Two RNAs folded together computationally: RNase P RNA and transfer RNA, 497 nucleotides in total.

[in-house]
RNA sequence: CCUGCAGGUCGGGCAGCCGCGUCCUUUCUCAUUGCAGACGGGAUGAGGAAAGUCCGAACUCCGCAGAGCAAGGUGCCCCGUGAAGAACGGGGGGUCCGCCGGCGCAAGCCGGCAGAUACGGAGAGUGUCACAGAAAACAUACCGUCACGUCUUUCCCCCGGGAGGGACGCGAUAAGGGUGAAAAGGCGAGGUAAGAGCUCACCGCCCUGUCAGCAAUGACAGGGGCAUGACAAACCCCACCUGGAGCAAGACCAUGUAGGAGAGGAGAAGCUGCUCGCUUCAAUGUCCGCGGUCGGGAUCUGAUCCCGGCGGCGGCGUAACUCUCGGGUAGGUCGCUCGAGUCCUCCGGUAACGGCGGACCCAGAUAAAUGGUUGCCUCCCCCGUUCGGGGAAGACAGAAUUCGGCUUACAGACCUGCACUGUUC
RNA sequence: UGGGGUGUCGCCAAGUGGCAAGGCAGCGGUUUUUGGUACCGCCAUUCGUUGGUUCGACCCCAGCCGCCCCAG
Numbered sequence: 001c002c003u004g005c006a007g008g009u010c011g012g013g014c015a016g017c018c019g020c021g022u023c024c025u026u027u028c029u030c031a032u033u034g035c036a037g038a039c040g041g042g043a044u045g046a047g048g049a050a051a052g053u054c055c056g057a058a059c060u061c062c063g064c065a066g067a068g069c070a071a072g073g074u075g076c077c078c079c080g081u082g083a084a085g086a087a088c089g090g091g092g093g094g095u096c097c098g099c100c101g102g103c104g105c106a107a108g109c110c111g112g113c114a115g116a117u118a119c120g121g122a123g124a125g126u127g128u129c130a131c132a133g134a135a136a137a138c139a140u141a142c143c144g145u146c147a148c149g150u151c152u153u154u155c156c157c158c159c160g161g162g163a164g165g166g167a168c169g170c171g172a173u174a175a176g177g178g179u180g181a182a183a184a185g186g187c188g189a190g191g192u193a194a195g196a197g198c199u200c201a202c203c204g205c206c207c208u209g210u211c212a213g214c215a216a217u218g219a220c221a222g223g224g225g226c227a228u229g230a231c232a233a234a235c236c237c238c239a240c241c242u243g244g245a246g247c248a249a250g251a252c253c254a255u256g257u258a259g260g261a262g263a264g265g266a267g268a269a270g271c272u273g274c275u276c277g278c279u280u281c282a283a284u285g286u287c288c289g290c291g292g293u294c295g296g297g298a299u300c301u302g303a304u305c306c307c308g309g310c311g312g313c314g315g316c317g318u319a320a321c322u323c324u325c326g327g328g329u330a331g332g333u334c335g336c337u338c339g340a341g342u343c344c345u346c347c348g349g350u351a352a353c354g355g356c357g358g359a360c361c362c363a364g365a366u367a368a369a370u371g372g373u374u375g376c377c378u379c380c381c382c383c384g385u386u387c388g389g390g391g392a393a394g395a396c397a398g399a400a401u402u403c404g405g406c407u408u409a410c411a412g413a414c415c416u417g418c419a420c421u422g423u424u425c
Numbered sequence: 426u427g428g429g430g431u432g433u434c435g436c437c438a439a440g441u442g443g444c445a446a447g448g449c450a451g452c453g454g455u456u457u458u459u460g461g462u463a464c465c466g467c468c469a470u471u472c473g474u475u476g477g478u479u480c481g482a483c484c485c486c487a488g489c490c491g492c493c494c495c496a497g
Stems, first nucleotide, its partner, number of pairs: 001422001003419008012377007020045006027038003030034001047396001051407002054405005059246004066276004071242005076092006093119001094117003098113006120237002125235002127231003142177002144173003148169010185203002188200003204226001205224008250334004260325005267281004284317002287315004292310008341360004346355003380391004426496007435449003443480001451467005473489005
């Protein structure tokens, strides 16, 4: 230097002409003196992702007093940054995969390098584990192995036994075979009728203790023979956190239509899934029925009936009001862009980032502007001998309340680090 | 601009961890002189797509892509 990987920066520059949006403005115009119109002048005008809308906030509204449940989210540890976060930086631990080296009969263990990691809990509970397989989770016995009993059969000696085979029954076993993604610790030896953590060494696992560490966790010692399989991006449990809606939020002016239909109406509404609580706002009727009580009257002596007043319960109806539907308007103003703002020098910090100082103002549209063209330079491509000629900005993509992250898309250029040793010196 | 839903054969669709149902259409056959009807058979191997979790994914989780609906 080439190639590959990772990270970062940039995403053409200058000038002329024409056109468009916004702001400022000279002059002129006017039944409308205005946030008006016309003709000019000046300033300014897309991105690193403006995208997806996946997180977090600002801001606004919902009549905020809350509590419980439900629902949802986050999840190794420590420190730091930041307004916050499922964000970022640094360091550490566990697990898994790959490569290399060493030890060991093996199982496995130790060390190094590089990478990945949505990484609380599976000996709280529930659930699932298809097919295959004997058995899929406090289990079981298909083939096999072994002991015993009964029956049968072959052979031998000899008429009572011995050796062997087969069938059945009853047991033992979990070595071996086979199935599976996964088989109930592994491996070696002892042991046994055959076997087995049955016993022992080593390894793994679990429990307890001590020590180290802020912690995640690790080391050591002792104990347990060890049914402690996997799945929580299955329910669930633990810890912590969370009110909802979103600038089409919301406020105002103008225009316009209607005094509409249905439900509720003594209850209703509210932080919007439920319950309790709390708060706010809440009228009556020449109506009907049934009790009570007071007063008056009639019949008549025991109470009954009639009228009126007061108050209670139930029903019916209705105004205000609430919700839903229907109808109408389709214009404007604010919110709206100066902000956790951008750039530069220096300082602090490993870094994320922070601080002092200086400079700057950088789109605010509402059917929605940011475009076209010409010349030069640089980048790139093609032809060609370095000269030269021709093409020519070419990727992803485009603001709509704002900001911080994440994710996704992206032609080409540059920088840094690592790897590889391919080329040259 | 914001919010919500959805994607399975050519069309309509079931399936919510263990072989992707069914109907229409299509293709082949039987019946018929022929056509229709009827009957029988065939037809998904990339479940929009890319990764992950899991022994195993249409299904669970995440990222992209397309389509539909609502809100002044």
Rfam match: Bacterial RNase P class A. From the family's description: Ribonuclease P (RNase P) is a ubiquitous endoribonuclease, found in archaea, bacteria and eukarya as well as chloroplasts and mitochondria.